The prediction has a mean pLDDT of 83.
Transfer RNA from a Candidatus Woesearchaeota archaeon, 73 nucleotides, folded computationally.
It was read from a public genome assembly.
It matches the Rfam family "tRNA". Gene Ontology term of the family: triplet codon-amino acid adaptor activity. It is annotated as a transfer RNA.

RNA sequence: GGGCCCGUGGUCUAGUGGCUAUGACAUCCGCCUGACUCGCGGAAGGUCUCCAGUUCAAAUCUGGACGGGCCCA
Numbered sequence: 001g002g003g004c005c006c007g008u009g010g011u012c013u014a015g016u017g018g019c020u021a022u023g024a025c026a027u028c029c030g031c032c033u034g035a036c037u038c039g040c041g042g043a044a045g046g047u048c049u050c051c052a053g054u055u056c057a058a059a060u061c062u063g064g065a066c067g068g069g070c071c072c073a
Base pairs, nucleotide, nucleotide: 001072002071003070004069005068006067007066010025011024012023018056027043028042029041030040031039049065050064051063052062053061
């Protein structure tokens, strides 16, 4: 330098045009317990990496940028 794949709460992840973006772990609160762990219930936490375009409507499609991974030279 070229090709392919990926980027979503603190971490991992579902969602591939349409209802206020899903779940697990972690965190916090409550219940339980003599207490802790476990278990049960609840809460907070995301402007979906950024910019532009297409569309009535974009996390999702298109182009570019940035970052990460793999391969070729």